Predicted 3D model of a 471-nucleotide part of an RNA (small-subunit ribosomal RNA, 5' domain) from Tropicibacter sp. The full RNA is in RNAcentral, with records from ENA. The coordinates come from a structure-prediction model, not an experiment, and the mean pLDDT is 87. It matches the Rfam family "Bacterial small subunit ribosomal RNA". Its family is annotated with ribosome and structural constituent of ribosome in the Gene Ontology.

Context: one part of a larger RNA
RNA sequence: GAACGAACGCUGGCGGCAGGCCUAACACAUGCAAGUCGAGCGAACCUUCGGGUUAGCGGCGGACGGGUUAGUAACGCGUGGGAACGUGCCCUUCUCUACGGAAUAGCCUCGGGAAACUGAGAGUAAUACCGUAUACGCCCUUUUGGGGAAAGAUUUAUCGGAGAAGGAUCGGCCCGCGUUAGAUUAGAUAGUUGGUGGGGUAAUGGCCUACCAAGUCUACGAUCUAUAGCUGGUUUUAGAGGAUGAUCAGCAACACUGGGACUGAGACACGGCCCAGACUCCUACGGGAGGCAGCAGUGGGGAAUCUUAGACAAUGGGCGCAAGCCUGAUCUAGCCAUGCCGCGUGAGUGAUGAAGGCCUUAGGGUCGUAAAGCUCUUUCGCCUGUGAUGAUAAUGACAGUAGCAGGUAAAGAAACCCCGGCUAACUCCGUGCCAGCAGCCGCGGUAAUACGGAGGGGGUUAGCGUUGUUC
Numbered sequence: 001g002a003a004c005g006a007a008c009g010c011u012g013g014c015g016g017c018a019g020g021c022c023u024a025a026c027a028c029a030u031g032c033a034a035g036u037c038g039a040g041c042g043a044a045c046c047u048u049c050g051g052g053u054u055a056g057c058g059g060c061g062g063a064c065g066g067g068u069u070a071g072u073a074a075c076g077c078g079u080g081g082g083a084a085c086g087u088g089c090c091c092u093u094c095u096c097u098a099c100g101g102a103a104u105a106g107c108c109u110c111g112g113g114a115a116a117c118u119g120a121g122a123g124u125a126a127u128a129c130c131g132u133a134u135a136c137g138c139c140c141u142u143u144u145g146g147g148g149a150a151a152g153a154u155u156u157a158u159c160g161g162a163g164a165a166g167g168a169u170c171g172g173c174c175c176g177c178g179u180u181a182g183a184u185u186a187g188a189u190a191g192u193u194g195g196u197g198g199g200g201u202a203a204u205g206g207c208c209u210a211c212c213a214a215g216u217c218u219a220c221g222a223u224c225u226a227u228a229g230c231u232g233g234u235u236u237u238a239g240a241g242g243a244u245g246a247u248c249a250g251c252a253a254c255a256c257u258g259g260g261a262c263u264g265a266g267a268c269a270c271g272g273c274c275c276a277g278a279c280u281c282c283u284a285c286g287g288g289a290g291g292c293a294g295c296a297g298u299g300g301g302g303a304a305u306c307u308u309a310g311a312c313a314a315u316g317g318g319c320g321c322a323a324g325c326c327u328g329a330u331c332u333a334g335c336c337a338u339g340c341c342g343c344g345u346g347a348g349u350g351a352u353g354a355a356g357g358c359c360u361u362a363g364g365g366u367c368g369u370a371a372a373g374c375u376c377u378u379u380c381g382c383c384u385g386u387g388a389u390g391a392u393a394a395u396g397a398c399a400g401u402a403g404c405a406g407g408u409a410a411a412g413a414a415a416c417c418c419c420g421g422c423u424a425a426c427u428c429c430g431u432g433c434c435a436g437c438a439g440c441c442g443c444g445g446u447a448a449u450a451c452g453g454a455g456g457g458g459g460u461u462a463g464c465g466u467u468g469u470u471c
Stems, first nucleotide, its partner, number of pairs: 001471004006467005013343006019336002021301001026299003030296003035060003040057002043054004067254003076179007085171002090167008098132004108121005138147003152159002180226003187217003192214008229251004233244004256277005279290004307333001309332003315329001316327004346376004356367004380412001381408006390398001415460005420441003426455005436443002
């Protein structure tokens, strides 16, 4: 000098754009953040007789979006390759969509329980479940073989369902190279390293298992310990290099702590389930409920970081034939000089060089054209009117906002740090090694340009200075 997710002190007019718990992955009151479909189904209720509402069964979605960085030194990430895989919704092509059956929730009856919830009986529907038939492609195979599917709805326009092949997208897996420090960590390893058979998986593989062999890694740093999410990037610099990984984007991991699977195309699942633990709450003491590292917000910690806001208008997502519903994603508004950028706090003229302050060699000098006065202007602000774009067939939260027009009066708007040298800027008074200053050198013990005040000056400017960190 530059930079900052900064903080602190003094000060503070406006706008645009951005940013805003870096600390306790500490604990959380309250509200909201994932629903939707009646064009799958029975039923109940309401009805203006057109229809509507809904708990339950059923379907799709809750694996996306949003948060955080605890763990992780790892094929986690980056980059470049690979073969033994899966892929709902979407696109293309071909074929099919036949016949039956048994249940069950809701509802009703009777119970248990404080509650959460739950038991028994009767009986019912489906695009829920099961069987049979059929099988060009499909799978298995010892090949005249064996196995395997479907679902209907309706306003008659369509929306669907099943099998197969291909595509697209997304994902799983493997490998080369790169990826912090410590040797005051030198040996580490028995499923360990390899093989065969088997199991398991969508798939390869000690992934698992039985047997066999005795290997494998390591001074080019294994193992252990400490630290850490990685990258695009950011910052500094002429560059090399150093430091860093907030916001935005990609990837990974996590969801009170630990473990586990279920469902599903996809999870070992933030607002799903089960078990254990800690904590909090309710209880009739028998038993139950919960998980903000979602958006706000609270306590705590801290030098320190915001509103318990509006709207689905736009963009996007889920469901739905659609109308539409949901969406703290998102778009907006609020708070904060936290940063960057822009603008303003007036312009011209004006010498009795006024008054006053300060200095003085007492003549004067200086603040100083500065003020006053005169003549103008109205950016920003304030008041009034008008008033968009964003979205159009219709629909605007923002918002009567931006902008435009008129009016108003110089009117409402300047501070902070420094002045010994480095380093731009000097005098007086007070103090007297005191009080104090200080980044370094160093000032202060009676004329201190270095302390405190004043006048004057220098610098930056809605900021200025200090502290911290990096180069």